A computed fold for a 1434-nucleotide RNA from a metagenome, annotated as small-subunit ribosomal RNA.
The coordinates come from a structure-prediction model, not an experiment, and the mean pLDDT is 80.
Rfam family: Bacterial small subunit ribosomal RNA.

């Protein structure tokens, strides 16, 4: 003096946990000593075997004995010491007083006295009874035993005088009279010791009393009949209703009586800074008890732990007749328990009892033994070398000697220990416990385990890379100890006196009135109760603090001083404040008067519109209702219009941010009642404030009785909606809403803010009163200003966790009341009170849980709002998909295998992939492979190879028999190579997607306690956080833009492999006009290729702010980013990929490695995605004819020529390419034909014959020709693409590739329609709002039901305990009477008290209980979706 835990993060509130100290038990471990008031207290005040724990005196006496001694009488003691804490809430204890209401043996002081006489009895002796315990009879005797008399004396009664003490005589003392009682003890050693009496003291007690100290009101109009008091008695040492009798009816209680629970009280002890909180076992003081109870004797003292009697229950002995016993004394035993020692020694010391003393006795006490009880002290070594790594550790050598061992002496009752001296030696005998994720010091070590086993005070670890489990190693901390469990204090300002709170976190009573109580304005005087001060007494010791001293130090002890014991009592003083007494004042409060304001209340009367009903008239087919409908109503005439009547409820506009009032109150008038504000040169004179209990009032709903009932309308009935719909919507409709009289007494009864008073900046509005000024229509008028009181808004200081409050405070103070103390169980149970009931008020616990909660922040989300944007949005338009056949991918199914991955957008012609083998990972079959090390085998011949036969689809692969070979060996254990084996949730890299988005962040400053905010917001604008203006912000980075590429225009330069306008040459064809071939010379005009240029809102007009910019125009090939691409942020998605490669860990390792053959990935009741071809006439078929670009090419592209109907074949040239080649583009155009049909559309499927690639086309390729000629006649719900050279349509090239393109990537040809908008749908961005979400709405979360466990409540009953009342029996005690008797006593009767037992009843408490009830908790159950967003009905 804090620290961890609620959150994504923050600040609070709040509790839980941790760190400290103490006590008991316990785990592991343990060398020695000292000291101490430690050791069966906690549970059983349970029970006890055995031994001991109180005797002593011969100087009181007797008897026996030689004596020691014994027995007995007698005296004193045995009421102390010791043990325990059951009971007790009480004068029991503490403290201070009182006794004018008392006693006191032994002890001390003082005075006086001790005379005369008598009697019994024990032991002993004799003799009985009884098992025993014990008990009887006879004979004898002594005393300090007992008795009589005397003297001194004491007590009582009556009277008298008057003295003393004192606050006060009933006290003490004196005199007289009477009555009653009535003292003494000896012994002796001659010193003394005793005895009696009186007074005093001391000591020890008894009684009374003020004050103090536990919980509970779920114990309160309660308790009490000897109860409260008085007179007279009894009794006691003494007072007293303690007891008896007569009378009175009191007494205690909210300052807690009475009852219940618990508990010996204090000094003290633990803890704490203290105030406090908790405890009270041990030591000391006091009390109480002695198995549970009752009673009594003796005595100075007891109602008596080691006395007696009796009852009850337990145990023991017994001859069955009867007896004995009480460890809560010391040891010890059993039992109980988590829990606690030896059946030791001694009277040496300190004390106690007896004694004249010596002395005796003492389980008091002093000592020893045991115990990790507490505190204190010491040690477990030191040095050097070596090994290792400078550590740890091991080893070698040396040193020292606490401790240890031995001897002697001192000490001691005896020992032990200790001390002193000496000797001795292989450091020889001596270190553990807990912890190591955070809090909290100490491992980012290894192995094992794999949400298992386990750990964890709290948070939390463990699901295959665990710093958290279990071990190893290492480390940290304390150390002869160290951890755990339980309890107390502290931490905790978490019960707050010191020192907290109550708007929203728990917490202000619904409101008013008022009793007790608490608090109380100004001035003067008195008093001195509170208060302050001085002094006296008391506050035991121990404990505590300080100095000094003694044990080697310390703990400990001694001594001195102080403090503590907060309290208390007596005396002296002070008088500011409070109190009390007395007097005065007016500002608080109240009264009175005045004119105004008001939905203030109660009662009566009156009115208005609408709805409804009824009657009359008119009128005709629907009306009503909804998102849409239906139920309903209507031909017996509705709805609608109109006239009249009735009934009940309500009171539009005015109406307001207004007014009155405690809740509540709204048409008008009258009557009555009440309150508030203002004004006053009026009156009283503190009369006041708050308010526990108490009382009154108190919305709506509800209840009782009687009315009333238009409309609305719980319940209920229909109709819809829905998966369901006991709801929301619709049609009806009963209680009720209304009135009268009662009851209920609760609300989010809210300002979630108790009431009263004072103080502390303002601004602005409004309502009521008053004042002043001005205006005036003169009025109950208007305006301005001021002031008092109310109702609002903003705001300073200040406060607050913040939101916010802010002169009607949540600020600063005073007073008083109520209430709170983690969440749940629970406002529940039980009890009590109230109520007709419903229910209300009061109001717990067991158990469970680490949070629950408040305010604010950032996100995300919303069936919240606003703004902007987008053809993976809509709208407009065009064309598709979805229907058919086929191709292809996926799912499913099947299979020996149909390998694997990808699954909304962002999987599905995707990886990749058009898989015949290979690919290949799958299936079936067969075969092959171990670098290196150790062991083993091997020159007695390894590896390897081979003929024949067998096995086999086949095979020296294997087996049989042999041969060759010449040095290595897969036989075992490790370890490798390899792995398309696992983990994309261990990773790198790459990619998709949000994102065709416009965002994202930093520095400094500022705001906020903080998370965070600001900047990044607002206005305008943009494709854009693009730009401009404003602004507590000023700047900057990444992204956007700029930049790069392609394309569109022009100019300039360059000119081969490109090009050929003009010039020339050559060749070919010719209809004789010409045409063609860049082939050649040459040229560089054009095209093309490559490098530069060009566009910027630059110019004009308008709009806008003189801005940014937008709109229109000019010029221009192109106009506002020209168009199309590339690049493309911070990050998210545990997105995808371990199967492209890389890579951690795990696994396989002679098989999950490698090779070969065959099969499979191509299956096929089915579903989905993407395409192709079509369904035809904008077309098909036939013939003719025109115009491209991008690209590719040596295991390749192939010209020209020949053969074939064609696919193709043969042969051959050029080209590693602006040179050669692929290379005839197709749609188009011209002409013919078909004529609306399953066709001359469509081409699937199938048959036959050929061709190509390739070891190989069966499963399973492509192409050609002929034949065959299926579905299909424009496609449901739904859905996709596209805004211009785009869609649509047409072909071409490349990739993959031996072969195969309906795919992908490119290229060009022809070439439209429709928006120029919007946010409705789907989404995105920004601002704002709500949130109980943060794994972030695919979120969170509620209740029933079903299942397990736990504690509780009710419960017919049943079994006990405690206490009280009544009755019966009745041990024993007191009193009275009678009888007997040796005058001690015994017996009988009556009466009274009365333990114990039995019976009955009341109250209270506990255990068990069929069954019933809710609550808590638990895994992933069932049903719905109530709440959180407008949560989809706030």
């Nucleotide at each position: 003096u804090c620290u961890g835990g609620u959150u994504g993060a923050u600040c609070c509130u709040g509790c839980c946990a941790g760190a400290g100290g103490u006590u008991a038990c316990u785990g592991c471990u343990a060398u020695c000593g000292a000291g101490g008031u430690c050791c069966g207290a906690c549970u059983a005040a349970g029970c006890c075997a055995u031994g001991c724990g109180a005797g002593u005196c011969g100087a009181a006496u007797g008897u026996a004995g030689c004596a020691a001694u014994a027995c007995a009488u007698g005296g004193c003691g045995u009421a102390c010491u010791g043990c325990u804490c059951a009971g007790u809430a009480a004068c029991a204890c503490g403290u201070g007083g009182a006794c004018a209401a008392c006693c006191u043996a032994c002890c001390c002081u003082u005075g006086g006295g001790c005379c005369c006489g008598g009697g019994a009895u024990a032991a002993a002796c004799c003799u009985g009874g009884g098992a025993a315990a014990c008990u009887g009879g006879g004979u004898a005797u002594a005393a300090u035993c007992c008795c009589g008399g005397a003297u001194g004396g004491u007590u009582c009664u009556g009277g008298g005088a008057u003295g003393c003490u004192g606050g006060a005589a009933u006290g003490c003392g004196c005199c007289c009279a009477g009555a009653a009682c009535g003292a003494a003890a000896g012994c002796u050693c001659c010193g003394g010791c005793g005895c009696c009496u009186a007074a005093g003291g001391a000591u020890g007690g008894g009684u009374c009393u003020g004050c103090g100290g536990c919980c509970u009101a779920u114990c309160a109009g309660g308790g009490u009949a000897g109860u409260a008091g008085u007179g007279g008695g009894u009794g006691u040492a003494a007072c007293g209703u303690a007891c008896c009798u007569a009378c009175u009816a009191g007494c205690c209680u909210a300052c807690g009586a009475c009852g219940g629970g618990u508990a010996c009280g204090g000094g003290u002890u633990g803890u704490g800074a203290g105030a406090g909180c908790a405890a009270g076992a041990g030591c000391c003081c006091g009390g109480a008890g002695a198995u549970g109870g009752a009673u009594u004797c003796u005595g100075a003292g007891a109602c008596a732990c080691g006395a007696a009697u009796c009852c009850a229950g337990g145990c023991c002995c017994u001859a069955c007749g009867g007896g004995g016993u009480g460890c809560a004394g010391c040891a010890g035993g059993c039992g109980c328990g988590a829990a606690a020692a030896c059946u030791u020694u001694a009277c040496a010391a300190u004390g106690c009892u007896g004694g004249a003393a010596a002395c005796a006795g003492c389980g008091a006490u002093a000592a020893g033994g045991g115990g990790a009880c507490c505190u204190c002290g010491a040690g477990u070594g030191c040095c050097a070398g070596g090994a290792u790594a400078c550590a740890a550790u091991c080893u070698u050598g040396g040193c020292u000697g606490u401790c240890g061992u031995c001897g002697u002496g001192u000490c001691u009752a005896a020992a032990a220990a200790a001390c002193a001296c000496g000797a001795u030696a292989u450091a020889g005998c001596a270190a553990g416990g807990g912890c190591c994720g955070g809090g909290c010091a100490a491992g980012a070590c290894c192995g094992g385990u794999g949400c298992c086993a386990g750990c964890c005070g709290c948070c939390g670890c463990g699901g295959u890379a665990a710093c958290a489990c279990c071990g190893g190693c290492g480390g940290c901390u304390c150390g002869a100890g160290u951890g755990g469990u339980a309890a107390c204090c502290g931490c905790u300002a978490u019960u707050a006196u010191u020192g907290g709170g109550u708007c929203u976190a728990a917490a202000g009573g619904g409101c008013c009135u008022g009793u007790a109580g608490c608090c109380g304005g100004c001035c003067c005087g008195g008093u001195a109760a509170g208060u302050c001060u001085c002094u006296u007494g008391g506050g035991a010791a121990a404990u505590c603090u300080g100095g000094c001293c003694g044990c080697u130090c310390a703990a400990c002890g001694g001594u001195c001083a102080g403090g503590c014991u907060u309290u208390c009592a007596g005396g002296g003083g002070a008088u500011a404040c409070u109190g009390c007494c007395a007097g005065g004042c007016u500002c608080g409060a109240g009264a009175c008067c005045g004119g105004g304001a008001g939905a203030g209340g109660u009662g009566a009367g009156a009115g208005g519109u609408a709805c409804c009903u009824c009657a009359g008239g008119g009128g005709u087919a629907g009306g009503g209702g909804u998102g849409a409908a239906a139920u309903c109503u209507u031909g017996u005439a509705a709805u609608c219009c109109u006239u009249g009547a009735g009934a009940g409820a309500c009171c539009a506009c005015c109406a307001g941010u207004g007014g009155c009032g405690a809740a509540g109150c709204g048409u008008c008038u009258c009557a009555c009642c009440a309150g508030a504000a203002c004004g006053g040169a009026u009156c009283u004179g503190a009369c006041g404030g708050c308010a526990a209990g108490g009382g009154a009032c108190g919305a709506a709903a509800g209840c009782u009785a009687g009315g009333g009932g238009c409309a609305c309308g719980a319940a209920c009935c229909g109709g819809a909606u829905u998966a369901g719909a006991u709801a929301c919507c619709c049609g009806g409709g009963u209680a009720g809403u209304c009135c009268u009289a009662g009851c209920c007494g609760u609300a989010a009864a809210c300002g979630a803010u108790a009431c009263u008073c004072g103080c502390u900046a303002g601004g602005u509005g409004u309502c009521g009163g008053c004042c002043a000024c001005g205006g005036u229509g003169c009025g109950a008028c208007c305006g301005u200003g001021g002031u008092c009181g109310g109702c609002g808004c903003c705001g300073u200081a200040g406060g607050g966790a913040a939101g916010c409050c802010g002169u009607g405070a949540a600020g600063c103070g005073a007073g008083c009341c109520a209430c709170c103390u983690g969440g749940g169980a629970a406002g529940u149970a039980c009890g009590g009170c109230c109520g007709c009931a419903a229910g209300g008020c009061u109001g717990a616990a067991a158990c469970u849980u680490a949070a629950a909660g408040g305010a604010a922040u950032u996100g995300g989300c919303g069936g919240g709002g606003g703004a902007g944007c987008a053809c993976u949005a809509c709208a407009a338009c065009g064309g598709g998909u979805g229907g058919a056949g086929c191709c292809u991918g996926c799912g499913g199914u099947u299979u020996a295998a149909u390998u694997g991955g990808a699954u909304u957008c962002a999987a599905c012609g995707c990886c990749g992939g058009a898989a015949a083998g290979c690919u290949c990972a799958c299936c079936g079959g067969g075969g092959u492979c171990g670098a290196c090390a150790g062991c083993g085998a091997u020159a007695u011949g390894a590896a390897g190879g081979c003929c024949a036969g067998g096995c086999c689809g086949a095979a020296g692969a294997c087996c049989u028999u042999g041969c060759c070979g010449g040095a290595u060996u897969a036989g075992c254990u490790g370890a490798g190579a390899g792995g398309u084996g696992g983990u994309g949730c261990a990773u790198g890299g790459c990619c998709g997607u949000c994102g065709u988005c416009a965002g994202u962040u930093c520095g400094u400053a500022c705001u906020g306690u903080g998370a965070a905010g600001c900047a990044u917001c607002c206005u305008g604008u943009u494709a854009a956080g693009u730009c401009a203006g404003g602004c507590a912000a000023c700047g900057a980075g990444c992204g956007a833009g700029a930049c790069c590429c392609a394309c569109g225009c022009c100019c300039a330069c360059a000119g081969u492999u490109g090009c050929c306008a003009g010039c020339g040459u050559a060749c070919u064809c010719u209809c004789c006009g010409g045409a063609g071939u860049g082939a050649c010379g040459g040229g560089u005009a054009c095209a093309c290729u490559g490098u530069g240029g060009g566009a910027c809102c630059g110019c004009c007009g308008c709009u806008g702010c003189u801005a940014a910019a937008g709109c229109g125009g000019a010029g221009g090939a192109a106009g506002g980013a020209a168009u199309g691409g590339g690049c493309a942020a911070c990050g998210g998605u545990a997105g995808g990929u371990c199967a492209g490669u890389a890579u951690g860990c795990c696994c396989c390792g002679a098989a999950u490695a490698c090779c070969c053959c065959g099969g499979g990935c191509u299956a096929c009741a089915c579903g989905c995605g993407g395409g192709c071809u079509a369904c035809a006439a904008u077309g098909g078929u036939u013939g003719g004819u025109a115009c491209a670009a991008u690209g590719g090419g040596u295991a390749c592209c192939u010209a020209u020529c020949c053969c074939g109907a064609g696919a193709g074949g043969g042969g051959a040239u050029g080209g590693a390419a602006a040179u050669c080649u692929c290379c005839u583009a197709a749609a188009g155009c011209c002409a013919a034909u078909c004529u609306u049909a399953g066709u001359u559309c469509g081409g699937a499927u199938u048959g036959a014959g050929g061709g190509c690639u390739g070891c190989a086309a069966c499963u399973c390729g492509c192409c050609c020709u002929c034949a065959u000629g299926a579905a299909g006649c424009u496609g449901g719900a739904a859905u996709c693409c596209g805004u211009a050279g785009u869609a649509a349509u047409c072909g071409c090239g490349c990739u993959u590739c031996a072969a195969c393109a309906g795919a992908g990537c490119g290229c060009g040809g022809u070439g439209a329609a429709u928006a120029c908008g919007u946010c409705c749908c789907u989404g995105c961005u920004c601002c704002u709002u709500g949130c109980a979400c943060a794994c972030a709405c695919c979120g969170c979360c509620c209740g029933u039901c079903a299942a397990g466990c736990c504690a509780c409540c009710c419960g017919a009953g049943u079994a006990g305990g405690g206490u009280c009342c009544g009755a019966a029996u009745g041990a024993g005690g007191g009193c009275g009477u009678a009888u007997c008797u040796c005058a001690u006593g015994a017996u009988a009767c009556g009466u009274u008290c009365g333990a114990a037992u039995u019976c009955g009843g009341g109250c209270u408490u506990u255990g068990c209980a069929a069954g019933g009830g809710g609550g808590g908790u638990u895994a992933a159950g069932u049903c719905g979706u109530a709440a959180c967003a407008a949560g989809g009905u706030a």